[in-house]
Molecule: small-subunit ribosomal RNA
Organism: uncultured prokaryote
RNA sequence: AGAGUUUGAUCCUGGCUCAGAUUGAACGCUGGCGGCAUGCCUAACACAUGCAAGUCGAACGGCAGCAUGAUUCUAGCUUGCUAGAAUUGAUGGCGAGUGGCGGACGGGUGAGUAAUACGUAGGAAUCUGCCUUGAAGUGGGGGAUAACUCGGGGAAACUCGAGCUAAAACCGCAUAAUCUCUUAGGAGAAAAAGUGGGGACCGAAAGGCCUUCCGCUUUAAGAUGAGCCUACGUCGGAUUAGCUAGUUGGUGGGGUAAAGGCCUACCAAGGCGACGAUCGGUAGCUGGUCUGAGAGGAUGAUCAGCCACACUGGGACUGAGACACGGCCCAGACUCCUACGGGAGGCAGCAGUGGGGAAUAUUGGACAAUGGGGGCAACCCUGAUCCAGCGAUGCCGCGUGUGUGAAGAAGGCCUGCGGGUUGUAAAGCACUUUCAGUGGGGAGGAGGGUACUGUUCUAAUAUCGGAUAAGUAUUGACGUUACCCACAGAAGAAGCACCGGCUAACUCCGUGCCAGCAGCCGCGGUAAUACGGAGGGUGCAAGCGUUAAUCGGAAUCACUGGGCGUAAAGCGCGCGUAGGUGGUUGGGUAAGUAGGCUGUGAAAGCCCCAGGCUUAACCUUGGAAGGCCAGUUAAGACUGUUGAACUAGAGUAUAGUAGAGGGAAGUGGAAUUCCGGGUGUAGCGGUGAAAUGCGUAGAGAUCCGGAGGAACACCAGUGGCGAAGGCGGCUUCCUGGACCAAUACUGACGCUGAGGCGCGAAAGCGUGGGGAGCAAACAGGAUUAGAUACCCUGGUAGUCCACGCCCUAAACGAUGUCAACUAGCCGUUGGAGGAAUUUAAUCCUUUAGUAGCGCAGCUAACGCGUUAAGUUGACCGCCUGGGGAGUACGGUCGCAAGAUUAAAACUCAAAGGAAUUGACGGGGGCCCGCACAAGCAGUGGAGCAUGUGGUUUAAUUCGAUGCAACGCGAAGAACCUUACCACCCCUUGACAUCCUGCGCACUUUCUAGAGAUAGAUCGGUGCCUUCGGGAGCUCAGUGACAGGUGUUGCAUGGCUGUCGUCAGCUCGUGUCGUGAGAUGUUGGGUUAAGUCCCGUAACGAGCGCAACCCUUAUCCUUAUUUGCCAGCGAGUAAUGUCGGGAACUCUAAGGAGACUGCCGGUGACAAACCGGAGGAAGGCGGGGACGAGGUCAAGUCAUCAUGGCCCUCACGGGGUGGGCUACAAACGUGCUACAAUGGAGGGUACAAAGGGCUGCAAUCCCGCGAGGGUGAGCGAAUCCCAAAAAACUUUUCGUAGUCCGGAUCGGAGUCUGCAACUCGACUCCGUGAAGUCGGAAUCGCUAGUAAUCGCGAAUCAGAAUGUCGCGGUGAAUACGUUCCCGGGCCUUGUACACACCGCCCGUCACGUCAUGGAAGUGGGUUGCACCAGAAGUAGCUAGUCUAACCUUA
Repeated sequence: AGAGUUUGAUCCUGGCUCAGAUUGAACGCUGGCGGCAUGCCUAACACAUGCAAGUCGAACGGCAGCAUGAUUCUAGCUUGCUAGAAUUGAUGGCGAGUGGCGGACGGGUGAGUAAUACGUAGGAAUCUGCCUUGAAGUGGGGGAUAACUCGGGGAAACUCGAGCUAAAACCGCAUAAUCUCUUAGGAGAAAAAGUGGGGACCGAAAGGCCUUCCGCUUUAAGAUGAGCCUACGUCGGAUUAGCUAGUUGGUGGGGUAAAGGCCUACCAAGGCGACGAUCGGUAGCUGGUCUGAGAGGAUGAUCAGCCACACUGGGACUGAGACACGGCCCAGACUCCUACGGGAGGCAGCAGUGGGGAAUAUUGGACAAUGGGGGCAACCCUGAUCCAGCGAUGCCGCGUGUGUGAAGAAGGCCUGCGGGUUGUAAAGCACUUUCAGUGGGGAGGAGGGUACUGUUCUAAUAUCGGAUAAGUAUUGACGUUACCCACAGAAGAAGCACCGGCUAACUCCGUGCCAGCAGCCGCGGUAAUACGGAGGGUGCAAGCGUUAAUCGGAAUCACUGGGCGUAAAGCGCGCGUAGGUGGUUGGGUAAGUAGGCUGUGAAAGCCCCAGGCUUAACCUUGGAAGGCCAGUUAAGACUGUUGAACUAGAGUAUAGUAGAGGGAAGUGGAAUUCCGGGUGUAGCGGUGAAAUGCGUAGAGAUCCGGAGGAACACCAGUGGCGAAGGCGGCUUCCUGGACCAAUACUGACGCUGAGGCGCGAAAGCGUGGGGAGCAAACAGGAUUAGAUACCCUGGUAGUCCACGCCCUAAACGAUGUCAACUAGCCGUUGGAGGAAUUUAAUCCUUUAGUAGCGCAGCUAACGCGUUAAGUUGACCGCCUGGGGAGUACGGUCGCAAGAUUAAAACUCAAAGGAAUUGACGGGGGCCCGCACAAGCAGUGGAGCAUGUGGUUUAAUUCGAUGCAACGCGAAGAACCUUACCACCCCUUGACAUCCUGCGCACUUUCUAGAGAUAGAUCGGUGCCUUCGGGAGCUCAGUGACAGGUGUUGCAUGGCUGUCGUCAGCUCGUGUCGUGAGAUGUUGGGUUAAGUCCCGUAACGAGCGCAACCCUUAUCCUUAUUUGCCAGCGAGUAAUGUCGGGAACUCUAAGGAGACUGCCGGUGACAAACCGGAGGAAGGCGGGGACGAGGUCAAGUCAUCAUGGCCCUCACGGGGUGGGCUACAAACGUGCUACAAUGGAGGGUACAAAGGGCUGCAAUCCCGCGAGGGUGAGCGAAUCCCAAAAAACUUUUCGUAGUCCGGAUCGGAGUCUGCAACUCGACUCCGUGAAGUCGGAAUCGCUAGUAAUCGCGAAUCAGAAUGUCGCGGUGAAUACGUUCCCGGGCCUUGUACACACCGCCCGUCACGUCAUGGAAGUGGGUUGCACCAGAAGUAGCUAGUCUAACCUUA
């Protein structure tokens, strides 16, 4: 410090998520030791039991209990001792009581509290027990009352009456000031004693007296603590905007420790609030803690300060202090006791229990230390505290060994089978002993206090007290302390999470959208590094993960530090209040501002230095730091403020200018419609086409006249005016603003503007008018599957006017207002000035508007660019992921419609902006193709052939399925093929390699069987040799293995189809762009072509195109057999038959030829095109092979190869028979036809290309024929297949189901083959079906093509109407590109990218879940008013009681 996630990719906006740190945590797995911390966050829920506040006998009367002494008695018994009983407060002491001090501290909790609180800084009108320092005093009296005794009531708690008694309890009197009050003369108010010691003196004793100490009273101060007041700070809600009658102030009075409406009477009408009052929600506050670079954000456990509370609510009493946690009274709820009459209680003290909860400890020890209360003290009390126990809850430290050790052991896992990895890891060898264990030793925390022994002070030879010195004795919960030593032995001590990316770490097996994972993106549908297990690895480690929570990352609320044209976001526009902000000059001031000094900012914590525990955590000392704080001092620039001045901002006056600026009144013509009249006759109108409608009762057309309403053609213009909405005939009146020029004046008067006020298109609403045209609703006609629409015919509100509402718009420049600054060019509107001689026109300068380009700059880009979206300043408004939703509820406004303000639950991981490349469009432009059109011949109808779907079947094996499957794989299923079915058999196998054994191979014959197979049997003993053996083969055995046309073409290779022989597809460098990308490849021409030329931020190049290759068309050269034969010769019935020839044809090798080369025209002087010449051929001459980058998860695991999976007495192998040939109806592709351009009979011609030895077969003979017999010739330019057929010629048929057509069936045969039944082809005789040119629809073809005619070949024993080739005859048409289909290039839109077979909206149906409404009903909370009203305080009144005091007697 960032990362993942929106897209095909990109940049941006923007949310979600992750990595870090932390915790009073919890849960899961695991767990050796120690130190230091820490531990009910939930029910301020309820609590059993024990303890947590007492103490003082040196205040008092006393004495129940304990101990001691004394006396008396008794017993054991000699005085004396021991024991027992009784008496005695005499002593130590002390239950209960009176009294004093303390129970207001310490300890707990955070319910309440948004200010009676807390924090910081100040203040004045106060109190303060104990403590400290001073001043003064402590005199003399009195009457009661607990305890106790007696009596009574009650279950108890407790209580009543009578009687006795003490005090430092209570009450007078005296005295008193620097105390209080005061009319300043005066007046008023206090006390308590006690302990120890003591020489003299007094006293019967007690004691007096003296003295020490400690008390008490009054008072002045201090210290400490507390009360009160002020300022500032301290959560969120405006869907809480007004609150307040003791309310705000004053005066008098009261009250308090104290100021004060704190209370009361009267008077005034104030006080608070947009700088957020009031109301409702939440919350103890702070030092600090966590996080963060910081600013901030979150938090307020432990420790410390303050506050509040003590079962809930109320109240006072006592006291220095309380409205009191372990006090009191009352009310309430709850629990307990009860004799039912009545009583008792309060763990938010420490332990502990129940409950709640994910969750939080022992009913421990000690007062040894620190501190607190009481006491003179000893001492007592102290769940404060110090310790221990429990919990990995956290932080810190240590350990679980160390070294060596390769046969790289075994085992595990993986494997390409070679090995790799676990891994020096283990074992083995050599060492060490921290911690734990056992035994022993052993600090410090302890200082004091008391007793004893000394010294000294006091009037003192003091059993007192104070001070002081040295010793002695005594005090430790923790504690088996820390620490040290010894002993034994590697011995007792490692787990958890993760391994797709983010994010360090990878393989195998299992599973098969199942089980499951998941923080986000997302994994899983048979090869999952993402699920589960294993091996391995990575990270942390006595812990590791998960969950929850906070901050961070998040600049994602932006002070530091964001935005608003299109991403969320400028109010529709103005005027203006508060507020904010403000020109120039100099002066005063000192609020802000910056500096110095002072005070304070508790301690702890954080930070720094140092020190102590072996280290660390932890602890100790010192320092530093910390505030929008307060006071003081000096400064005077800037801001503020104050007064003075200025004119550049702003405004006023004067001269002019333009204008659909606004309001009112009047007025004009054209047009539509309607009404009246004339002329006139059959249609008008409307549409894509129609119809509804109007019209013979006279429309439409046309002419004249009239009525009425609304709007203002031309001018008219990215022209004008206005703040915006908006404004358009003409005239008049009233009126706002702007601009220009020159002077004069005012003197900052300015800008913005929350609330507020006003204006505000259209539609709509109310009242009253008006209503020509247009026209929601509505009606009819069409369209359509429907058509509540688009189109047509009608038509009402409305549109118009007046007045009043509404207050919204894509109210848009999607751009708030004002001001300043920052290159230009060009157009236009309104002014002003100038130039040449002037009118006009023109030009220049300047100013105010309004358009178009454009530099810098800005922007995510698009774009903006002096009219900014640039650079700055001032002020306002608004935004913070998408949906829910501008919705609900509430408020305000409105007659209503509705407007405005404005959420949440829930849900998603995106939503979005700009730009890019594609794809698509019933978008555009250009172009091409048998694409259409123009033609020819077909298919679709018939019969048959063949393939497919379907059905059937034991099986009808499998694959191919729009074009691009369907005469396709199959260039040929009777058996075989064959993969399918039935049955019969084999199991190392039909086939490969290795091992062992027997035999050698091999072969004859026979039997059984459907055959595979099984059995029997004849012959044979081989080849090479270095004589050791080797090679090869059959059979048998064993196991490794074979085998599979089983599965996955969506795991693959290879091959193929298709777009498409379409002209495209890319790269390097450069340039442009933040980038995806663009450019090049676009543009102007041209081409069959990204073919070529020109232009050009591109320049080049590659794969395609073309060419190179084959074939065909012409010629030449060479060659001359098997082909040829012109000339010469020979021969035949005839034939290149023979001699010969090499001219020709042909053959097959090499060449030539064609290149827009030439001419003319067009074009841009180009490329090229058009025409022509020559030429066998002319603009690619015809045909073929050749198929860029890619698309379709296209096809093929059944050609072959191949990963994974599956079968192994079977999904393998062999055999026989069957099936692939089935058949109601359906589809594709073909053949033959329907006839006369024909059929049939006869005759006569002309090819090319192929094939042939398991072959082609001549000739001759036989057969009607298929064919049979014979077998010459030929491994083929020689022989054979082999007859070419259409054609030509001649005869016949005469438009018919025929002399057309040939299906089907019967009979007889031929050939092939082991075998033609299922299931071959062919021949002959007979039979003679449908069919008379084919509906919707649809295919092919542009020239040697279509059409038509035959020939051949592959496969093949046989079996083509199929396929692949060959030649013969040989057309028609193309105006053209509007349309259909497909394609190419450019451009445009896009919310598509699986790419239009896309995306996507709503209703309905069914189911599930959640919520709502509903006559009502119950509960809670809250405001105002009120009935009743406990305890208590104060006052008043009445009754009653009263010792000390007073009065009277």